A computed fold for a 75-nucleotide RNA from an Armatimonadota bacterium, annotated as transfer RNA. RNAcentral holds the sequence, with entries from ENA. Model confidence (mean pLDDT): 82 of 100. Rfam family: tRNA. By type it is a transfer RNA. Rfam describes the family as follows. Transfer RNA (tRNA) molecules are approximately 80 nucleotides in length. NCBI's taxonomy places the organism under Bacteria, Bacillati, Armatimonadota.
RNA sequence: GCCGAAGUAGCUCAGGGGCAGAGCGCGUCUUUGGUAAAGACGAGGUCACGGGUUCGAUUCCCGUCUUCGGCUCCA
Numbered sequence: 001g002c003c004g005a006a007g008u009a010g011c012u013c014a015g016g017g018g019c020a021g022a023g024c025g026c027g028u029c030u031u032u033g034g035u036a037a038a039g040a041c042g043a044g045g046u047c048a049c050g051g052g053u054u055c056g057a058u059u060c061c062c063g064u065c066u067u068c069g070g071c072u073c074c075a
Stems, first nucleotide, its partner, number of pairs: 001071007010024004018055001026042005048064005
C1' cells in the first nucleotide's frame, strides 16, 4: 500500500429501516441476628465520527478514525 471483519450501557455481546435490549456489574428495597445467595424495582446510551438516501437510519450507501486478521513490497 491492498483486501476483509469489528466499533451499541462500566464489561461481554444481541438487535440489520418504525419506542435501543440481554447477561454480568452498580444503586434501592424485601428476606436474614448479620453476611452471602435469592427475589422485586431502578439508574446508566451523541449506537466511533462526518455526510448522503428515506416520511423515518443503530440498521442502507460514501468518507474518516480506531482495533483485529490476511496479502504484497522494502529493510